The part of an RNA shown here (small-subunit ribosomal RNA, 3' major domain) has 478 nucleotides and comes from an uncultured Bacillota bacterium. The full RNA is in RNAcentral, with records from ENA and SILVA. Model confidence (mean pLDDT): 84 of 100.
Context: one part of a larger RNA
RNA sequence: UGACGGGGGCCCGCACAAGCAGCGGAGCAUGUGGUUUAAUUCGAAGCAACGCGAAGAACCUUACCAGGGCUUGACAUCCACUUAAAACAUCAGAGAUGGUGUGUUUUCUUCGGAAAGAAGUGAGACAGGUGGUGCAUGGUUGUCGUCAGCUCGUGUCGUGAGAUGUUGGGUUAAGUCCCGCAACGAGCGCAACCCUUACCUUUAGUUGCUAACGCGUGAUGGCGAGCACUCUAGAGGGACCGCCGAGGUUAACUCGGAGGAAGGUGGGGAUGAUGUCAAAUCAUCAUGCCCCUUAUGUCCUGGGCUACACACGUGCUACAAUGGGCAGCACAAAGAGAGGCGAAGUCGUAAGGCGGAGCGGAACUCAAAAAGCUGUUCUCAGUUCGGAUCGUGGGCUGCAACCCGCCCACGUGAAGUCGGAGUUGCUAGUAAUCGCGAAUCAGCAUGUCGCGGUGAAUACGUUCCCGGGCCUUGUACA
Repeated sequence: UGACGGGGGCCCGCACAAGCAGCGGAGCAUGUGGUUUAAUUCGAAGCAACGCGAAGAACCUUACCAGGGCUUGACAUCCACUUAAAACAUCAGAGAUGGUGUGUUUUCUUCGGAAAGAAGUGAGACAGGUGGUGCAUGGUUGUCGUCAGCUCGUGUCGUGAGAUGUUGGGUUAAGUCCCGCAACGAGCGCAACCCUUACCUUUAGUUGCUAACGCGUGAUGGCGAGCACUCUAGAGGGACCGCCGAGGUUAACUCGGAGGAAGGUGGGGAUGAUGUCAAAUCAUCAUGCCCCUUAUGUCCUGGGCUACACACGUGCUACAAUGGGCAGCACAAAGAGAGGCGAAGUCGUAAGGCGGAGCGGAACUCAAAAAGCUGUUCUCAGUUCGGAUCGUGGGCUGCAACCCGCCCACGUGAAGUCGGAGUUGCUAGUAAUCGCGAAUCAGCAUGUCGCGGUGAAUACGUUCCCGGGCCUUGUACA
């Protein structure tokens, strides 16, 4: 100087408390451990691994296993020789692959040939490696933590390590600001500048909108017309403790008020200092060194990654009446669409089929929003709750759904009556609840990332638990 203390002081955070909803019990989904296996590829490991890499394992992917093949190689550059290369058909084979047949010529030309690209053969230089080392590395990322800290120059003090500044008194979300002070300044952080949301003005009105006028319909901005309104998207304004009152001022801060759409960083996002964990990643990529080179490379078929006495994590669905069923009637936002979205119509109980209008989209389509409201039924039961499991028959994608996809109909109807010790999230348009969309994607979400609808309870407070910041003290630690 740090680090540590079941030392002290001050302060903060859904840290506790006050509340609401969960998890832990059940069934299923998914990840992991373990076990099994020819293989169940590899990585991730307290918080900060475990719906994580994987925004999507039937083949492919695929790295694993079994078997069948290749050896200058699936891929790149160079040399020599030969041939256009393709494409198609057929035979053998599980295919990779091998055989046979058809088929033949791009550009330039002085007709000798040359060039380009491709294929085959041969020789070697080399290729190749998801092999090892993240404790050799770059890059990227997590974490403390969006915590308020981390430093430097000059000066001063100290023999020196170092100190001072950065401590102190206040204040703040903040090393934020003020005062004081052997310090005076500065940098990286904080804040602001950026995006979005809430209000207004203005510019612009089509694909958007419809107040007035006219036309038309069973009805609808459907049409003429208009750009007021909504909206869209450009440019501006607006909030600064700026104003007033009280307390108190150095800075603030507290309470109240006016005005205002918004009031004290208005809400949300992006933004992550110096460093810590030899944290993670050699399997995104790059890369040193080591290792393999008829194999640890590469091609193919099939299997596996989907196994299942069990244990754990994360979710979904429930256990019902604030509910289940049936019927009728409403109200979103944000997205996506051409090998795509696919309307009307029509067939089917349905999944879906036929159909093909319109739309590269403020125009058309996906698209029905659902909780909700109204009416009706069920009457507290393992039920008209719950839907696992299993049987049968179908649909879709795809070369192919046996291992191993999703969906529909009928039948079947399990556990489950609110969950021990313990434990998680959340302070407002939040929790809870309800549906919608997208990426990946042929097909395949209860996951992920977004979108809106409905919309609470509680916070006395900081004694305690956890984490963190500042000062101080002790030290068998560095």